[in-house]
RNA sequence: CCUGCCGGACGGAUGGUCGCCCGGCAACGGGAGGAAAGUCCGGUCUCCAUAGGGCAGCGUGCCGGCUAACGGCCGGGGGGAUUCGCUCAAAGCGGAUUUCACGGAAAGCGCCACAGAAAACAUACCGCCGGGCCUUCGGGCUAGGUAAGGGUGAAAAGGUGCGGUAAGAGCGCACCGCGUCCGGAGUAAUUUGGAUGGCAGGGCAAGCCCCACGCGGAGCAAGACCAAAUAGGGGAGGAGGAGCGGCCCGCUCCGUUCGACUUCCGGGUAGGUCGCUAGAGCCGUCCAGCAAUGGCCGGCCCAGACGAAUGACCGUCGCCCCGCAAGGGGAACAGAAACCGGCUUACAGUCCGGCAGGCUAA
RNA sequence: GGGCCGCUAGCUCAGCUGGGAGAGCGCCGCGUUCGCAACGCGGAGGUCGUGGGUUCGAGUCCCAUGCGGUCCACCA
Numbered sequence: 001c002c003u004g005c006c007g008g009a010c011g012g013a014u015g016g017u018c019g020c021c022c023g024g025c026a027a028c029g030g031g032a033g034g035a036a037a038g039u040c041c042g043g044u045c046u047c048c049a050u051a052g053g054g055c056a057g058c059g060u061g062c063c064g065g066c067u068a069a070c071g072g073c074c075g076g077g078g079g080g081a082u083u084c085g086c087u088c089a090a091a092g093c094g095g096a097u098u099u100c101a102c103g104g105a106a107a108g109c110g111c112c113a114c115a116g117a118a119a120a121c122a123u124a125c126c127g128c129c130g131g132g133c134c135u136u137c138g139g140g141c142u143a144g145g146u147a148a149g150g151g152u153g154a155a156a157a158g159g160u161g162c163g164g165u166a167a168g169a170g171c172g173c174a175c176c177g178c179g180u181c182c183g184g185a186g187u188a189a190u191u192u193g194g195a196u197g198g199c200a201g202g203g204c205a206a207g208c209c210c211c212a213c214g215c216g217g218a219g220c221a222a223g224a225c226c227a228a229a230u231a232g233g234g235g236a237g238g239a240g241g242a243g244c245g246g247c248c249c250g251c252u253c254c255g256u257u258c259g260a261c262u263u264c265c266g267g268g269u270a271g272g273u274c275g276c277u278a279g280a281g282c283c284g285u286c287c288a289g290c291a292a293u294g295g296c297c298g299g300c301c302c303a304g305a306c307g308a309a310u311g312a313c314c315g316u317c318g319c320c321c322c323g324c325a326a327g328g329g330g331a332a333c334a335g336a337a338a339c340c341g342g343c344u345u346a347c348a349g350u351c352c353g354g355c356a357g358g359c360u361a362a
Numbered sequence: 363g364g365g366c367c368g369c370u371a372g373c374u375c376a377g378c379u380g381g382g383a384g385a386g387c388g389c390c391g392c393g394u395u396c397g398c399a400a401c402g403c404g405g406a407g408g409u410c411g412u413g414g415g416u417u418c419g420a421g422u423c424c425c426a427u428g429c430g431g432u433c434c435a436c437c438a
Stems, first nucleotide, its partner, number of pairs: 001358010012317007020031004033333001037344002040342005045219004052249004057215005062076005077102001078100009103210002108208002110204003125150002127146003131142004158176006177199001178197008223274004233265005240254004267437003281300004286295003319330004363434007372387004381418001389405005411427005
């Protein structure tokens, strides 16, 4: 210098003319995004008992912290993968990068196809071993022992080594793994040291389930007010219905002659105002903290539409491509709809940082 | 703006508590017929919308995403 991957930031700047939306008497001021998207989570707000009880259901799941809250973020622990170093090598240890839906399988149920002797109360196909019987001396049959070796499988009832034995086996021992107990470090996850047990407890919980924690429902077409119009009509069902969503209880309201409510057929309006944008808001300095984040101070006001504005044209500069030059061409994904905090997805090009590979020079 | 469903062969759809990818119509070939249809026999045809994960194993379970469909105004 080039290429690839990962992470972060930006998502052209500025001016003129004519339009559109909002505010304002006017002058004038403001006018899409990092995702405005998907609607996957969490909240604010509104209504329904100022939100009630139980069951069921749903969600989350190592530990600590942040936050209004979260399935988000930050830090830590543990496991996996890649690479480097120590090492002759392996194992092991350490570093770097990266990744993980990472509670419980000694509460219970269920499943583990095919293959295989056996798939979870273990078992015996080949083999190994000694005994008995037969023998053509090659071996065969039989009742046993064994789980080291072979074979099956995704997975075979701790692993390696030495001893031991007829052959074997935690049968004994050393190391590793595992369980129990005790101690040290740490808020904790966890880690570390010692003693002890010969090993019990295969895997699956993104199968049911158990444990811990959390969750009332609906959603701005929530909801409140004003105005207008009509036939406040007809048929059928009907003693219960609505708030309340799966069930039960409880509360409130409506209704059982005057008929609540459900359904079908009809009728009318599809206008205005509020909610509706000053907010977990933006910018800057400093402080606390490893960080996420929080705090003090100062400054700023930055879309509020509804058959739904945010556009069109012309310049200058910047970026990329073609061209010797004059000059010409190009610039992605996409567009608010009550509002925030996240996640995920789409995205041309530029910049910054890290890693890997290649080329060149010293 | 919000709620809820679906995607499997060319078309319409099954696939239950994870182990074989299927049915009807259509298509192709053969038979039957003078020929066609109908009928009989045989056959082909599948990224299970896409990507990732859990698992020995995924159409099925979980997560993300794409596309399509459907329903929700007020008054009396």
Molecule: RNase P RNA; transfer RNA
Organism: Acidobacteriota bacterium